[in-house]
RNA sequence: AGGAUGAACGCUGGCGGCGUGCCUAAUGCAUGCAAGUCGCACGCGCCGCCCUUCGGGGCGGUGAGUGGCGCACGGCUGAGGAGCACGUGGGUGACCUGCCCUGGCGUGGGGGACAACGGGCCGAAAGGUGCGCUAAUCCCGCAUACGCUCCCGUUCGGGAGGAAAGCAUUCGUGCGCGCCAGGAGGGGCCUGCGGCCCAUCAGGUAGUCGGUGUGGUAACGGCGCACCGAGCCAAUGACGGGUACCUGGUCUGAGAGGACGACCAGGCAGACUGGGACUGAGACACGGCCCAGACUCCUACGGGAGGCAGCAGCAAGGAACUUUCCGCAAUGGACGCAAGUCUGACGGAGCAACGCCGCGUGCCGGAUGACGGCCUUCGGGUUGUAAACGGCUUUUGGGUGGGACGAUGAUGACGGUACCAUCCGAAUAAGCCCCGGCUAACUCCGUGCCAGCAGCCGCGGUAAGACGGAGGGGGCAAGCGUUGUCCGGACUCACUGGGCGUAAAGGGUGCGCAUGCGGUGCCGUGCGUCGGCGCUGAAAGCGCCCGGCUUAACCGGGCGAGGUGCGGCGAUACGACGGCACUGGAGGCAGGUAGAGGUUGGCGGAAUUCCGGGUGUAGUGGUGAAAUGCGUAGAGAUCCGGAGGAACGUCGGUGGCGUAAGCGGCCAACUGGGCCUGACCUGACGCUGAGGCACGAAAGCGUGGGGAGCGAACCGGAUUAGAUACCCGGGUAGUCCACGCCGUAAACGAUGUCGGCUCGGUGUGUGGUGCUAUUACGGUGUCGCGUGCCCAAGCUCACGCGGUAAGCCGACCGCCUGGGGACUACGGCCGCAAGGCUAAAACUCAAAGGAAUUGACGGGGGCCCGCACGAGCGGUGGAGCAUGUGGCUUAAUUCGAUGCAACGCGAAGAACCUUACCUAGGCUUGACAUGAAUUGGACGAUUUCCGGAAACGGAUUUCUCUCUUCGGAGCUGAUUCACAGGUGCUGCAUGGCUGUCGUCAGCUCGUGUCGUGAGAUGUUUGGUUAAGUCCAGCAACGAGCGCAACCCCUGUUCUUAGUUGCCAGCACGUUAUGGUGGGGACUCUAAGAAGACAAACCUGUUGUACAGGUGGGAAGGUGGGGACGACGUCAAGUCAGUAUGGCCCUUACGCCUAGGGCUGCACACGUGCUACAAUGCCCGGUACAGUGGGAAGCAAGACCGCGAGGUGGAGCAAAUCCAUAAAGCCGGGCCCAGUUCGGAUUGGAGUCUGCAACUCGACUCCAUGAAGCCGGAAUCGCUAGUAAUGGCGUAUCAGCAAUGACGCCGUGAAUACGUUCCCGGGCCUUGUACACACCGCCCGUCACAUCAUGAAAGCCGGUUCUGCCCGAAGUCUGUGAGCUAACCCUCGGGAAGCAGCAGCCGAAGGUAGGGCUGGUGAUUGGGAUGAAGU
Repeated sequence: AGGAUGAACGCUGGCGGCGUGCCUAAUGCAUGCAAGUCGCACGCGCCGCCCUUCGGGGCGGUGAGUGGCGCACGGCUGAGGAGCACGUGGGUGACCUGCCCUGGCGUGGGGGACAACGGGCCGAAAGGUGCGCUAAUCCCGCAUACGCUCCCGUUCGGGAGGAAAGCAUUCGUGCGCGCCAGGAGGGGCCUGCGGCCCAUCAGGUAGUCGGUGUGGUAACGGCGCACCGAGCCAAUGACGGGUACCUGGUCUGAGAGGACGACCAGGCAGACUGGGACUGAGACACGGCCCAGACUCCUACGGGAGGCAGCAGCAAGGAACUUUCCGCAAUGGACGCAAGUCUGACGGAGCAACGCCGCGUGCCGGAUGACGGCCUUCGGGUUGUAAACGGCUUUUGGGUGGGACGAUGAUGACGGUACCAUCCGAAUAAGCCCCGGCUAACUCCGUGCCAGCAGCCGCGGUAAGACGGAGGGGGCAAGCGUUGUCCGGACUCACUGGGCGUAAAGGGUGCGCAUGCGGUGCCGUGCGUCGGCGCUGAAAGCGCCCGGCUUAACCGGGCGAGGUGCGGCGAUACGACGGCACUGGAGGCAGGUAGAGGUUGGCGGAAUUCCGGGUGUAGUGGUGAAAUGCGUAGAGAUCCGGAGGAACGUCGGUGGCGUAAGCGGCCAACUGGGCCUGACCUGACGCUGAGGCACGAAAGCGUGGGGAGCGAACCGGAUUAGAUACCCGGGUAGUCCACGCCGUAAACGAUGUCGGCUCGGUGUGUGGUGCUAUUACGGUGUCGCGUGCCCAAGCUCACGCGGUAAGCCGACCGCCUGGGGACUACGGCCGCAAGGCUAAAACUCAAAGGAAUUGACGGGGGCCCGCACGAGCGGUGGAGCAUGUGGCUUAAUUCGAUGCAACGCGAAGAACCUUACCUAGGCUUGACAUGAAUUGGACGAUUUCCGGAAACGGAUUUCUCUCUUCGGAGCUGAUUCACAGGUGCUGCAUGGCUGUCGUCAGCUCGUGUCGUGAGAUGUUUGGUUAAGUCCAGCAACGAGCGCAACCCCUGUUCUUAGUUGCCAGCACGUUAUGGUGGGGACUCUAAGAAGACAAACCUGUUGUACAGGUGGGAAGGUGGGGACGACGUCAAGUCAGUAUGGCCCUUACGCCUAGGGCUGCACACGUGCUACAAUGCCCGGUACAGUGGGAAGCAAGACCGCGAGGUGGAGCAAAUCCAUAAAGCCGGGCCCAGUUCGGAUUGGAGUCUGCAACUCGACUCCAUGAAGCCGGAAUCGCUAGUAAUGGCGUAUCAGCAAUGACGCCGUGAAUACGUUCCCGGGCCUUGUACACACCGCCCGUCACAUCAUGAAAGCCGGUUCUGCCCGAAGUCUGUGAGCUAACCCUCGGGAAGCAGCAGCCGAAGGUAGGGCUGGUGAUUGGGAUGAAGU
């Protein structure tokens, strides 16, 4: 990802059907309606009609009243309530029941009153109060009465008591009334079982529990009361707190389960809040009464009225929930004989996409695939048959007509509705969300860590499929998304169905009550268990089938399904219970046995320290090195003696003992447990173990001892940036003993206890026993118990475990449920304290974590390399200058390169140019390319002039198109348009190239094998090498890129060739020179070939690979050098070499020109040059190279100049000419001096190049002669033709800032013991909390901000309990001297009743004190989070 919803919100919205609609304030309510009816119970008033003997009577209607029935139903709500309230099953011999049904019987005869009414009074009103009249189905005696009730006695009998109402009538009767019995339906009470959270609520209870008696009730009961007893409930959770109506069912789920309890249905509860009773069959009564309280309203202030949680409706609250509709036609209800009346129950309609279901918004054809949009690689693609267009249809809609069922005779709110017919016309009808992964759907533009998105991971910092828009696409559709909530996924609380060695999780250990579980045989019971039967488990709902609305939703019918339920019958394997028996579990007994098991007392030696004494003298002690300390007042050292405390060397062990903690000198006493053997006894006596009890290292606490050594704290000395540490010198508590506390630990095998089962191998401790026999301190088997190691199967995520299980099973206990917060707070318990045990939440994170893998890293290890160190030589760092860079400056000092790996780098040539920078002046199809249109024939060159710095502009002179098929083409100018152009940005969009690790020896692949996997193996190992070089071995076998070799140069020889090179011999010639003839020997040149391969010998090694040595050889172990750079790393460098995506500029960010700048200078650094001198400098003489270059060039001899150079020009396109190498060598000078060192700087004079040397060239000469006397910390190069040193050449180039770069040759060393250390690297291994990979990660304080929370003097609420005070209404009790119609009476009165009064109880209220809980609180504690603070 799904499903669900009484929903709400956003955007959108065509129709119909069926449902649903205050989840919040049980907040407050205006107005109307929601319960009345009966005249066939009764009297009266009024109205109408009729009759009348005029007195009156009758009929109909109506009003209030008396009377009856109803108002306890129906309707609403869910506050309260954790309860017999509900569900389910029972009980009631402990009960009631109006109306209805059935049966039986009765209904006789009298009396009395009160409303209405009349009239009076009081009051504002509501209403009240005397007096008088009156009827009844109103009230009261009397009579009668069995079945009824009570009493006596009890088969049965006797006694006492108790009824009633009439009305109507068509005269048939109908409706009533009373008593009894039964029924139906309804209810009361009791009860088994079932269903929430918190134990940080553990004890609760005084009518409490029971009894006796009495009262009360319809009825049992402690329901109430009096007395008696002291019980009752509770870890199977009492009591307390929180929350909640319960159920049928609803949603979800494979199920088990979880969550919920709207609508509908059953039950309960409530009716403004609290209390109370009355009436009645029924109420403690929603639309009744009384009282108290709060609130609202009226008032004449005296007093009154009210209760929408009925239907509508209003206010308020809220994210949020409707009409003050129609009708009693149907169904149902109340009353009535009935007609009927009443009924906001109900039937309907209205509003709301709130939900479910159905339908539509069109169908067919239609490709130049139109226009437009979007994209594009510019070809095209896509939107898309989509549209247009043609044809068709008419659901919906609108018009017209007809028109129901619901009604079984009348009656229809719905409703002229559903439905039917006909007409009109594609006509009226599509949106919402999404498109980074999960997850289905991609591009462009905009934006630039902004704006924003976001369910999780995460997107956005200039190419964003993730933001916003657009096009396109995906999904669903009158809806679509979002939010909330529930279940699911989640075996993520695990009953089904989880775990605890290292991820969270085994209690520190034992004993043990409760609980749970429990060996073998037989008998019984039949509780669990099992079987079928009976009853019940309402209806609706759910499943299946059938049926009714056009279908569906919806509705109807039938059958199923649904419980730990109750009863009776049966079965007896297993469990349970009772009984009998058994011995394999457990225990006892006997005999042995090992041991640091425990407690107490005593004893011992070594050592340390201290004290006394002797010897003896200057140190000792301590450390990385020191210092503090001790010591001439005699230490340390050494000897003797003494004191005291603590701990017990060797034996000693992976050894032993103990439950764990733990236990170690020797002896004794006391004492616990284990193991082995025997199989004599008991007979399941067992295992586990929540609570509980005991033990429990170290540290710590209390009291009293003790105190040698050691030694927190503390002091001192060092170390260090600091050093509240590590190191050193001291040192208190403590460590030790006794007694009492504490109760923790990495109390660990991080592994609970007990039992059973499951291959082996090898040690060790301790028992038993067999065999052997060379009796020894033997050997070898075997049965146990312990303690180790290795491994099988199996298990495990892996690591690992593996008879001592972490394997396979059983029993019981403990514990876990993401990380942090938190081994915390609060509360409780314990403790003297320290603190311990128990143990949260807010908030916060998207992880925390285990094991293993590959890397990287280590002030880890092993092996091995490299000018890495060391050894050595010369430098840099100091000076002056050159050059580059930073910085500063500037109009500009263009840009890039920035540790190694930027900095004499891009620059192999900045005065202009270059040139990209700045200033100024100019140009705009442009300095350059292609194409098009229009137009011209020139363009241009040349001469001169003007402005100007030039570019450029203006004028002027001369020359002035080509080809042609006459269409035009070519060339070229102008104008215009496409476009050019950009050293503008992005090297983090790129190609290419390059640097670096690194010429390091590595990097990989295929197949196989191993592993769940990452991955490993191969590539490791042993040897060897410069090398992953080779050899051997090996679950590997092969292969590729690298290494090496093949290529080039160089070293030897040979062959070939012989000019410009060479010159031995021959000849000629010169002052001299291979100058000439010639030569082909040599050197050399440049083509080819040979040579070197550990080949030969010796030695090492099993053998190899290889190594050491010897010889030969020009060269010997890759001979030297070069080219050549694996997979990759550094987002390394370069958009300014070039190329190139994207972005940006377009009379400028393009182009031209002049001048300036890139050379600026307080400074700093890098790289160099020259020096500081005597191994030198200067002068003179003299010897020997190679690479290369030369025509706008190199230039000889000669001449001029001190010189740079000039004049001039032989020769040379070059083995021919240019063309002298320098150090060196020889000779001379200098004599240690800022110098005859050094040459900077400056002045002057020149030369050369160039359009031009001012900014800003090089060189020469003269003069000047600075710093500098070998360089701090630090640092670089080099292992041989190397370093060092000397000169020479070349590229670039007019010239040159070149001391640079690239090459060449000359001269030519020293040193390497060695691999500990520094740096870099390779291989193996190890640890890891690193993986942006140690320049990593990361901890705590402090500071700041925000958030939640604890404590806190207190302050303010809620709730609850207890004592006391007051005490309404009202029932009950008492009283009742006042009052009173029926009955009795001897008429006086009595019986009975009422008012009144009193009492018990009693709501609210008051007062005092507690418990629990919430809010708030100066201040304070820690915690969490936050970008770059410390």
Molecule: small-subunit ribosomal RNA
Organism: uncultured organism